[in-house]
Context: one part of a larger RNA
Order: sequence, then structure tokens, then C1' cells
RNA sequence: CGUAGGAUACUUGAGAAGGGCUGUCCCUAGUACGAGAGGACCGGGACGGACGAACCUCUGGUGUGCCAGUUGUUCCGCCAGGAGCACGGCUGGUUAGCUACGUUCGGAAGGGAUAACCGCUGAAAGCAUCUAAGCGGGAAGCCUGCUUCAAGAUGAGGUAUCCCACCCCUAGUGGGUUAAGGCCCCCAGCCAGACGACUGGGUUGAUAGGCCAGAAAUGGAAGCAUGGUAACGUGCGGAGUUGACUGGUACUAAUAGGCCGAGGG
Repeated sequence: CGUAGGAUACUUGAGAAGGGCUGUCCCUAGUACGAGAGGACCGGGACGGACGAACCUCUGGUGUGCCAGUUGUUCCGCCAGGAGCACGGCUGGUUAGCUACGUUCGGAAGGGAUAACCGCUGAAAGCAUCUAAGCGGGAAGCCUGCUUCAAGAUGAGGUAUCCCACCCCUAGUGGGUUAAGGCCCCCAGCCAGACGACUGGGUUGAUAGGCCAGAAAUGGAAGCAUGGUAACGUGCGGAGUUGACUGGUACUAAUAGGCCGAGGG
């Protein structure tokens, strides 16, 4: 821009893409078959490999503004307690998130038309013949079925709901003010994300931060007391601290405002 008014939701599915893999074992059954050795079709079940998707309950990984320990050094006047630097200095753990080495699931079943092939009926050709007329069966393959995208499918689809039929002129495919609605702007996002977009919110407010409470992590803070010559131990005390998680709370920031947008061939 189009989809012959302007919108908001929800859809149909022409078409396109993805997927389609396979092994071992058990039962049927040591049956059919076979002198024996051996050893099935059909049908049913279990467990796998590779591949793929989703997810984070578990197990792990990561977790550079979480917690603790610790070395060297500089500084905070000293002690104590801390801070900076040294690969996050190093080491031990670790929430959320993201992940695989983790978990769950998938390939199908079913339907249709067929290939090779197997048939029924059956002439030409008194027989025979699956074929000439006609009618069946038959594959991991084909069309579906399953998942995703999808009306620019210009063949531009459908349903529901909302807005109305205004003003001006030079009378047009014109200009203007609006409606429903939308956008800008602002605050955010762990439902999104390179940026746009998307989603949530904008005081009639829990959107983010802060604060409060909880979860979870770390693992026993500082200080004081006490025991010990001391290193250090013990008590107050599952202490202190804490990123992302959950719930609450207007303290802070979402102010104020602007623009677009039908009048129906």
C1' cells in the first nucleotide's frame, strides 16, 4: 500500500515445512517342519541404540554485586574489625536463570488408492487363461492421519462485537473536526527481546526499585562473657549475612500532555 467505511478479538485452512530409523531378548514353542542337527511363519510383550522435541522435579554443570575459609601486600593511627589489589587472588559450598551428563515424551495406530506379486469370475479361442468387460487382496513406499507456519490464498475468506452517517468549499479519489480504536510519551519485564517488535502497567496504580515477612543459601557474625600460658574452644545463638524466588506494602519512579484515526464505489 492492497484486501471498496473505520476498528477490536477469535478463527477456517488452499498451500508449505517437519516427522517417518532400527536392534536384542521373551512368550506363542523347542510347537509346525526335519532322520537328526537344527528350527520358524502369524500374533503378543519387554528392554535398548541413534535422532528429535519439551522441561528443570531428581542427578550434575555453571552461577564475576550470595555465604564462609584462607595466603601475600597496601591502607583505614594501633588492637580488634574491615576495604583495595593479586585470574572472581585462591579454596569449599550455593538461590534463581540457563543447561545435559538429568527427566518426560515422539516415530505410530487407523483409513484410502496402489507397485511387484497372489487371486475370483470370464470370453476372444466350445478347452485353458488374474483381463479383454467386471471384482478382490497386497508394501518401511503414495494420499491422509500427527506437529508447526499459514487469507499478499490479489481467489486477499469467515464469525462475534464496537463506532457512527458531522462541518466547509472551488463539489473532488478534496479539506476539517471527531467516534470506536490506536499510537506517541513514561515505567517495567525471569511470559519477550540485537534494535524495532511483543507482554504487563501508568496514581481509579502493586509495573519496577526500596522496605517488611517468608522461602532458599551459607554455616555459627560482630561484641561481650568465660576456659586455656597460647593457638584456640565454649555461651549469649541454627547466629549473622544474603542476587535473581513467593506474598505484602504507594516510600521512590510511571508527571504533564500530544497526535492519528470512518463519514462508506

Background: Model confidence (mean pLDDT): 86 of 100. Predicted 3D model of a 265-nucleotide part of an RNA (large-subunit ribosomal RNA, domain VI) from Binatus sp. (SeqCode). The organism belongs to Binatus (SeqCode), within Bacteria. It matches the Rfam family "Bacterial large subunit ribosomal RNA". Its family is annotated with structural constituent of ribosome and ribosome in the Gene Ontology.